SAM riboswitch aptamer (S box leader) from a bovine gut metagenome, 98 nucleotides, folded computationally. The coordinates come from a structure-prediction model, not an experiment, and the mean pLDDT is 83. Rfam family: SAM riboswitch aptamer (S box leader). About the family: The SAM riboswitch is found upstream of a number of genes which code for proteins involved in methionine or cysteine biosynthesis in Gram-positive bacteria.
RNA backbone atom coordinates (compact mmCIF):
# COMPACT_ATOMS: atom_id res chain seq x y z
C1' N A 1 0.00 0.00 0.00
C1' N A 2 -3.99 -2.99 -2.72
C1' N A 3 -8.19 -5.42 -2.71
C1' N A 4 -12.16 -7.78 -0.30
C1' N A 5 -15.58 -8.53 4.41
C1' N A 6 -18.44 -6.74 8.78
C1' N A 7 -26.97 -6.08 12.20
C1' N A 8 -25.42 -13.91 11.55
C1' N A 9 -22.42 -17.23 14.84
C1' N A 10 -19.36 -19.20 19.29
C1' N A 11 -19.10 -22.90 27.23
C1' N A 12 -23.65 -22.11 33.12
C1' N A 13 -16.01 -25.81 31.88
C1' N A 14 -10.57 -25.18 34.70
C1' N A 15 -6.52 -21.97 36.21
C1' N A 16 -6.34 -17.15 38.23
C1' N A 17 -7.60 -12.69 39.86
C1' N A 18 -8.37 -6.39 38.35
C1' N A 19 -9.94 -4.88 34.69
C1' N A 20 -11.84 -4.41 30.06
C1' N A 21 -14.68 -2.54 25.41
C1' N A 22 -7.70 -0.01 19.42
C1' N A 23 -7.36 6.34 20.46
C1' N A 24 -10.71 10.50 22.26
C1' N A 25 -16.24 11.52 23.69
C1' N A 26 -19.98 8.89 25.04
C1' N A 27 -22.09 5.09 26.96
C1' N A 28 -21.39 0.17 28.83
C1' N A 29 -19.38 -4.50 30.49
C1' N A 30 -17.21 -6.32 34.88
C1' N A 31 -15.93 -10.27 42.52
C1' N A 32 -23.26 -13.37 39.96
C1' N A 33 -15.33 -12.78 38.39
C1' N A 34 -12.21 -8.35 33.82
C1' N A 35 -7.98 -9.35 31.14
C1' N A 36 -5.04 -13.67 30.07
C1' N A 37 -3.52 -18.44 29.84
C1' N A 38 -6.18 -23.96 28.60
C1' N A 39 -9.38 -26.66 26.81
C1' N A 40 -14.46 -25.55 24.16
C1' N A 41 -16.90 -23.36 20.25
C1' N A 42 -17.99 -20.45 15.82
C1' N A 43 -16.79 -18.78 11.45
C1' N A 44 -15.48 -20.78 6.27
C1' N A 45 -10.29 -15.56 4.41
C1' N A 46 -6.10 -18.83 2.81
C1' N A 47 -4.06 -24.12 1.70
C1' N A 48 -5.75 -29.10 1.55
C1' N A 49 -9.72 -32.68 0.00
C1' N A 50 -14.86 -34.29 -2.29
C1' N A 51 -18.44 -33.02 -5.49
C1' N A 52 -20.71 -30.33 -10.20
C1' N A 53 -19.37 -27.18 -13.93
C1' N A 54 -16.71 -23.85 -17.82
C1' N A 55 -12.36 -22.43 -23.51
C1' N A 56 -11.61 -19.97 -18.90
C1' N A 57 -13.27 -17.55 -14.76
C1' N A 58 -16.23 -20.03 -11.29
C1' N A 59 -20.40 -23.11 -8.31
C1' N A 60 -21.31 -26.39 -3.96
C1' N A 61 -19.82 -29.08 0.04
C1' N A 62 -15.83 -30.42 3.97
C1' N A 63 -13.41 -28.55 8.40
C1' N A 64 -7.47 -31.96 8.02
C1' N A 65 -3.69 -27.66 7.53
C1' N A 66 -2.79 -21.59 7.99
C1' N A 67 -5.18 -17.06 10.41
C1' N A 68 -8.98 -14.84 13.00
C1' N A 69 -13.25 -14.42 16.01
C1' N A 70 -16.12 -16.29 20.46
C1' N A 71 -21.02 -8.64 25.34
C1' N A 72 -23.89 -4.56 22.97
C1' N A 73 -23.84 -3.33 14.08
C1' N A 74 -17.12 -2.22 13.94
C1' N A 75 -21.03 -0.47 20.66
C1' N A 76 -22.35 4.54 19.60
C1' N A 77 -20.36 9.29 17.82
C1' N A 78 -17.11 12.39 15.80
C1' N A 79 -16.09 14.64 8.56
C1' N A 80 -19.64 15.53 4.48
C1' N A 81 -24.73 14.72 2.23
C1' N A 82 -29.11 14.63 4.49
C1' N A 83 -34.19 19.80 7.70
C1' N A 84 -33.78 16.10 11.29
C1' N A 85 -34.77 10.60 12.68
C1' N A 86 -33.62 7.02 9.51
C1' N A 87 -30.52 6.55 5.77
C1' N A 88 -25.88 6.95 2.37
C1' N A 89 -20.75 8.50 2.08
C1' N A 90 -15.89 9.75 4.18
C1' N A 91 -12.00 8.63 7.54
C1' N A 92 -9.87 5.97 11.72
C1' N A 93 -9.09 0.76 13.26
C1' N A 94 -9.98 -4.95 12.89
C1' N A 95 -9.71 -9.52 10.00
C1' N A 96 -7.74 -11.90 5.48
C1' N A 97 -5.40 -12.10 0.91
C1' N A 98 -1.84 -10.28 -2.14
RNA sequence: CUUAUAAAGAGAGGCUGAGGGAACGGCCCUGUGAAGCCCGGCAACCUGCCGCGUCAGGCGGUAAGGUGCCAAAUCCGGCGGGUAAACCGAGAGAUAAG